[in-house]
Context: one part of a larger RNA
RNA sequence: CUGGGCGUAAAGGGCAUGUAGGCGGGAAAGUAAGUUGGGGGUGAAAUCUACGGGCUCAACCUGUAAACUGCCUUCAAAACUGCUUUUCUUGAAUGUGGGAGGGGAGAUUGGAAUUCCUAGUGUAGGAGUGAAAUCUGUAGAUAUUAGGAAGAACACCGAUGGCGAAGGCAAAUCUCUGGCCUAACAUUGACGCUAAUAUGCGAAAGCGUGGGGAGCGAACAGGAUUAGAUACCCUGGUAGUCCACGCCCUAAACGUUGCACACUAGAUGUAAGGGGUAUCAAUUCCCCUUGUGUCGUAGCUAACGCAUUAAGUGUGCCGCCUGGGGAGUAUGCUCGCAAGGGUGAAACUC
Numbered sequence: 001c002u003g004g005g006c007g008u009a010a011a012g013g014g015c016a017u018g019u020a021g022g023c024g025g026g027a028a029a030g031u032a033a034g035u036u037g038g039g040g041g042u043g044a045a046a047u048c049u050a051c052g053g054g055c056u057c058a059a060c061c062u063g064u065a066a067a068c069u070g071c072c073u074u075c076a077a078a079a080c081u082g083c084u085u086u087u088c089u090u091g092a093a094u095g096u097g098g099g100a101g102g103g104g105a106g107a108u109u110g111g112a113a114u115u116c117c118u119a120g121u122g123u124a125g126g127a128g129u130g131a132a133a134u135c136u137g138u139a140g141a142u143a144u145u146a147g148g149a150a151g152a153a154c155a156c157c158g159a160u161g162g163c164g165a166a167g168g169c170a171a172a173u174c175u176c177u178g179g180c181c182u183a184a185c186a187u188u189g190a191c192g193c194u195a196a197u198a199u200g201c202g203a204a205a206g207c208g209u210g211g212g213g214a215g216c217g218a219a220c221a222g223g224a225u226u227a228g229a230u231a232c233c234c235u236g237g238u239a240g241u242c243c244a245c246g247c248c249c250u251a252a253a254c255g256u257u258g259c260a261c262a263c264u265a266g267a268u269g270u271a272a273g274g275g276g277u278a279u280c281a282a283u284u285c286c287c288c289u290u291g292u293g294u295c296g297u298a299g300c301u302a303a304c305g306c307a308u309u310a311a312g313u314g315u316g317c318c319g320c321c322u323g324g325g326g327a328g329u330a331u332g333c334u335c336g337c338a339a340g341g342g343u344g345a346a347a348c349u350c
């Protein structure tokens, strides 16, 4: 390579947009590149294979045939693929009505809590723990009342719930803005699917500059515990956590399950919308679409389990795997301010 695989054994790229490429719906006509059939030319010899011959056999040598699965050329066919033209509406998209939503960005506002400050009341404790101590308090704490300041996060609602491509998103209001669902029609007419390279987004931590700093809190200090205790517990506490702009680009970035399409029993809950039946009245009964759960048949699976949200049955395209360690290391290249990231071996060893 062929083949086999990727939920948990090695293996789905963190996610998207999209270029090349690959693949691509129904009908008709043409063409003849692929395709199929026939003819011609060529495909050196040796080798290989078959049947013979020669060395006493064999290796070896040798004759004939076959083969050389290929290439070129010509004639023909037109089903399939390609190409050209015409056409269709079911794939895709657009428009119109309606709808749900923590989707995104900016601005503004709010209450509870916390800490601090000021003042009043008030007096001996408070805080903390398994128990303590460090700590704090007669320079008046804790508690309580009133007033003020600051920063961060938004209890209840809240959910097996909603939205988003993923990361993720939750007080309220306003402005700007993306996507989705649904009903009936209209329009375009295959405009589609996937996607190497590329580009954008990408939790937390970390980095740069400037702000901010209530609470929490790596590092650090102290008190305990302990044989020790560079920990777990306690008292403090810097960076950070927050904001703006710019980097970093990694995660158990997980459903450990790539994307798209089609098909394949059901039952039941829930979210959004629509249609119908009955009725005075549908939130209640029946049905459809989309999402999100649970259970389960066939089938699949090593088993666990999955099961119309597939890990079933198929098609298209991409990514990835090939024993453990060495090692996500070394080296080279590349990106980064740095930290480090991306790509990524071998010797050796079991």
Base pairs, nucleotide, nucleotide: 004321005320006319007304008303012318014201015200016199017198021194022193023192025088026087027086028085029084030083031082033081034080035077036076037075038074039073040072041071042070049065050064051063052062053061054060091191092188093187094186095185096184097182098181099180103177104176105175106174107173108172109171110154114150115149116148117147118146119145120144121143125136126135162169163168206247207246208245209244210243211242215241216240220236221235222234223233258317259316260315261314262313263312266295267294268293269292270291271290272289273288274287275286276285299306300305323350324349325348332343333342334341335340